[in-house]
RNA sequence: CCGAAUCUUCGGGGUGGGGUGAAAUUCCCAAUCGGCGGUUAAAGUCCGCGAGCGGCCGCAAGGCAGGCAUGAAUCGGUGAAAUUCCGAUACCGACGGUCAUAGUCCGGACGAGAGAAGAUUUUU
Numbered sequence: 001c002c003g004a005a006u007c008u009u010c011g012g013g014g015u016g017g018g019g020u021g022a023a024a025u026u027c028c029c030a031a032u033c034g035g036c037g038g039u040u041a042a043a044g045u046c047c048g049c050g051a052g053c054g055g056c057c058g059c060a061a062g063g064c065a066g067g068c069a070u071g072a073a074u075c076g077g078u079g080a081a082a083u084u085c086c087g088a089u090a091c092c093g094a095c096g097g098u099c100a101u102a103g104u105c106c107g108g109a110c111g112a113g114a115g116a117a118g119a120u121u122u123u124u
């Protein structure tokens, strides 16, 4: 230094303002946010992963999968290299709840988790 084992810690942000209305942080105007790994150079919109719903197995705890469902970007510029940077204009956002339709409020969730960092031991 690489690999392995065990353990510890960390591991998601955001509605201010105005309008209508009996009622809306849910509608309209406007505002605002962006998990993890990868990618010749930095990504909400590329390639994957996680989270949510469901299926199957199991008494349960829990486990399994080539399964299903699961959103969104273009143009121009620079450059050796960018759907990642710069400029412009767009777009997207689980489930349940709610005097009224939610990415942003409340809830499952002091949860789970892709993964990140560290410690110890050990092999070469």
Stems, first nucleotide, its partner, number of pairs: 003122008015030001017029003031104002033093002035049004044091002055064003073089005095107003